[in-house]
Context: one part of a larger RNA
Molecule: large-subunit ribosomal RNA, domain II
Organism: Candidatus Krumholzibacteriia bacterium
RNA sequence: UCCGGCGAGUUACUCUGUGUAGCAAGGUUAAGUGGAUGACACCACGGAGCCGUAGUGAAAGCGAGUCCUAAAUGGGCGUUAAGUUGCGCGGAGUAGACCCGAAACCAUGUGAUCUAUCCACGGCCAGGAUGAAGCGCGUGUAACAGCGCGUGAAGGUCCGAACUGGUGAAGGAUGAAAACUUCUCGGAUGAGCUGUGGAUAGGGGUGAAAGGCCAAUCAAACUUGGAAAUAGCUGGUUCUCCCCGAAAUAGUUUUAGGACUAGCCUCGCACGUUGAAUGACGGAGGUAGAGCACUAACUGGACUAGGGGGCCUACAAGCCUGCCAAACCCAAUUAAACUCCGAAUUCCGUUUAUUUUAGUGCGGGAGUCAGGCAGCGGGGGAUAAGCUUCGUUGCCGAGAGGGAAAGAACCCUGACCAUCAGCUAAGGUCCCUAAAUUUAGGCUAAGUGAUUAAGGAUGUGGACUUGCUCAGACAACUGGGAUGUUGGCUUGGAAGCAGCCAUCAUUUAAAGAAAGCGUAACAGCUCACCAGUCAAGUGAAUCCGCGCCGAUAAUUUCCGGGACUAAGCCUAAUACCGAAGCUAUGGAUUCAUUCUUCCUUCGGGAAGGAUGUCUGGUAGGGGAGCGUUCCAUGAUAGGUCGAAGGUAUGCCGUGAGGCAUGCUGGACGAAAUGGAAGUGAGUAUGCCGGA
Numbered sequence: 001u002c003c004g005g006c007g008a009g010u011u012a013c014u015c016u017g018u019g020u021a022g023c024a025a026g027g028u029u030a031a032g033u034g035g036a037u038g039a040c041a042c043c044a045c046g047g048a049g050c051c052g053u054a055g056u057g058a059a060a061g062c063g064a065g066u067c068c069u070a071a072a073u074g075g076g077c078g079u080u081a082a083g084u085u086g087c088g089c090g091g092a093g094u095a096g097a098c099c100c101g102a103a104a105c106c107a108u109g110u111g112a113u114c115u116a117u118c119c120a121c122g123g124c125c126a127g128g129a130u131g132a133a134g135c136g137c138g139u140g141u142a143a144c145a146g147c148g149c150g151u152g153a154a155g156g157u158c159c160g161a162a163c164u165g166g167u168g169a170a171g172g173a174u175g176a177a178a179a180c181u182u183c184u185c186g187g188a189u190g191a192g193c194u195g196u197g198g199a200u201a202g203g204g205g206u207g208a209a210a211g212g213c214c215a216a217u218c219a220a221a222c223u224u225g226g227a228a229a230u231a232g233c234u235g236g237u238u239c240u241c242c243c244c245g246a247a248a249u250a251g252u253u254u255u256a257g258g259a260c261u262a263g264c265c266u267c268g269c270a271c272g273u274u275g276a277a278u279g280a281c282g283g284a285g286g287u288a289g290a291g292c293a294c295u296a297a298c299u300g301g302a303c304u305a306g307g308g309g310g311c312c313u314a315c316a317a318g319c320c321u322g323c324c325a326a327a328c329c330c331a332a333u334u335a336a337a338c339u340c341c342g343a344a345u346u347c348c349g350u351u352u353a354u355u356u357u358a359g360u361g362c363g364g365g366a367g368u369c370a371g372g373c374a375g376c377g378g379g380g381g382a383u384a385a386g387c388u389u390c391g392u393u394g395c396c397g398a399g400a401g402g403g404a405a406a407g408a409a410c411c412c413u414g415a416c417c418a419u420c421a422g423c424u425a426a427g428g429u430c431c432c433u434a435a436a437u438u439u440a441g442g443c444u445a446a447g448u449g450a451u452u453a454a455g456g457a458u459g460u461g462g463a464c465u466u467g468c469u470c471a472g473a474c475a476a477c478u479g480g481g482a483u484g485u486u487g488g489c490u491u492g493g494a495a496g497c498a499g500c501c502a503u504c505a506u507u508u509a510a511a512g513a514a515a516g517c518g519u520a521a522c523a524g525c526u527c528a529c530c531a532g533u534c535a536a537g538u539g540a541a542u543c544c545g546c547g548c549c550g551a552u553a554a555u556u557u558c559c560g561g562g563a564c565u566a567a568g569c570c571u572a573a574u575a576c577c578g579a580a581g582c583u584a585u586g587g588a589u590u591c592a593u594u595c596u597u598c599c600u601u602c603g604g605g606a607a608g609g610a611u612g613u614c615u616g617g618u619a620g621g622g623g624a625g626c627g628u629u630c631c632a633u634g635a636u637a638g639g640u641c642g643a644a645g646g647u648a649u650g651c652c653g654u655g656a657g658g659c660a661u662g663c664u665g666g667a668c669g670a671a672a673u674g675g676a677a678g679u680g681a682g683u684a685u686g687c688c689g690g691a
C1' cells in the first nucleotide's frame, strides 16, 4: 500500500414542540392486590397522587375579578380560545451521552539482582624507576648548626601490564550490538579496583551536583484503581431520490479559531397583496464639483500704521529709505476637520399608474461569527503589495458549460434527463483546430504586430500655416569678398579675429572696423554678402495616424506552436463557426389553477388528464423511499424434482435496489402486513487477519 472482517447520535428519566390514537370539563392511574398463564406478557381491582376546570396579592385574604391607595376618573396581572393520557418523531436538560485521542491529578501497593551512597566480611594490583625522614660514619662548630659519604625505604611520586576508565578519530545508524568495534588515550598503593551479604523508596531516597541515578522508564519510578478524568482542540462519523437553501455581520463576552441574542436559511399555522421595481408627486440632505462671502493657509502689486537703517538733533520734533511689514484695496490661489453656492445617485412618504410576487406575525429545527477577488468611492501605506481597513455592486465561496494556450474571482452564460437536429453569446474563421487564405478602402516595413517611460531622430502617410521663387529661388560649381585702415586704446607685438571702447564713412553688382580656422605679430583658408552658370520648385513651424531608438539576466520564452508582409493595424460590410444559453422532439419532477373518477371522520385525501410554472448547489431545514438482522400472523407459500449463500447473463426501476434464467451449492426458507433494532464504510498516522 492493497484485500476481507470489525468500527461512531444510543439508552433511561424529566421538559418542550409536532404527528397519531383513546376519552373529554374532564383525563389518568402509581405502588400494591386478585385472576389466569410457560411468563415480570394479559385481564380485573386499586383515585393515593398528577395535570386541567380562576384569578390576584408578599401575605392575611378577596374572587370574574384582584393588587397598588385614604380613594381611584388611573395603572399591573386576569376574565371572552379544551384538556388529558399513551405511542412515534424533532429538540433541550441530567447522566461517559456520536466515536477515538492527551499531557496530567489523587489513592493502594511493588521495586536498590541495573544504578547512587553507606555498613559488615573477604579478594586484587607483573616489572622497572626515583630515593623523604630517621640512623651510622666522616668532616665541622666553643657547643649547636651546616656539609659529605653510606644506610634506609617514605610518597593521593614517576614509567608501564593485569585491572579500571572512556580522550581523539574512523567505522557502525532496517547495527554483529536498543550505546558496540578498531586504533589512540587517562589512572594504575589509592579520595584505588572488586566479590558476597545487608541498609536507604516516590514529593521520597541517593547524589565529589550532571536535575544525575533509583531494573533499556525520571523536573517526580512502576503497578492497579478513581476512570469511559477533562479536551471551547485535531481526526473520523457508513444507503437513495426529491423541494428549499445560508453565513463569514452587529452587540456583549478573562472575549477574539469559543459562546449568547439579533441578522440571514428552512418547516408549520395564521393574515392575504400589506412586499419589490419603475414612473409621477411631496419631502430630507451638504458629498462630487465649484467658490473665497466666513475660518485658516498662500503669491505679487499698490497704499500705509508700526519697526529697522541713515541724516539731523540739548530735548521734543523733523527729513530720507532700494529693508521687514499689520489693516484696507487690486490681481492670482489652496482646504478631510472652510462654505456665499451646489448636483447626479441615494433615503423617507403618497399613489384608483405600469410590471411583478412577495411580505408580516406566532411557533419547531438549524447552520453561520477565519471570508476572498474584481469594478467604483475613501482612510492607512510610498495615489507600493496577490498589503491593510471601511462603503457599494458583482462574482467565487456553494457554480458546472464556452472564451482568455494553461487559470476559484476577468468576458459570455446559470447544468431536470435524453437526441449522430437547428439558432446564437463572448470569442473566432491559413495549418495544428470547428468556421472567410471573404469583400471594399487606407496605414505599417519595424516580424512593429507579439512588453514600459522621460527623452531623442531629414522614418513614413495625412491636414494646415507661412517665407523665398522664371524680375531665376534652394543646392552645387566659377569668380569677387575691396578702400580710409595696422580704427582708437592697450601691448614686447595686437594688422577683422588676447582684451577694452567705438562700430563710422567711401568705392561698389556686393563685401561685417568681421561669424570660424590660422600666425609670435603679419601672412594664409573659409563665412556673411554679390555676380555668373544651371533651370523649377525650395525652406521653416504646428497638429494627427502608424512605425524607429531609448530596451541589460542568467536552459529555447512573453505570438499557445507552425508559420505570416498579412494570417499585422484602422474603417465599413456580408457570410459562417461557436456553450450544458435559446429553439425543436420525447420523457420525468415541484408548485398553482382546473376537470374526471374513487374514498371520506365532510375538514379533506388518493389516482388520472389538461394548462402554466419550476427543477446548479456547500453548511443546513423539510419530504418520500430502498436494503439488512430479528419478532408476530406462522408448524406460512415454497424446498433433495434442490432452500440460503456464491457466480454469470438478461430484463425492470430516477435511484438505493429488484426479478428471471444457467452453473455452483447441499438444507433451509421467501413475499405480504405490521413490529423491534448491535441497521448500510473508503478514508479516523483507526482495530484484527491476510497478501
Stems, first nucleotide, its partner, number of pairs: 001691006011095013026051003032045004055062002065077004098236002101233001105226003109222002116200009125190001127159003130155001134151006163187003168183004202218001204214003239625006249262005263368002265365007274358001275356004279351006289341001290339002295335003299331003304325001306324002308321004371396010401412003416587004421583003427577003430562003436574001438573006449564001455549002459546005465540004476533005482506003487501003512527001515526003588615001591612009626680001628677006638668001645664008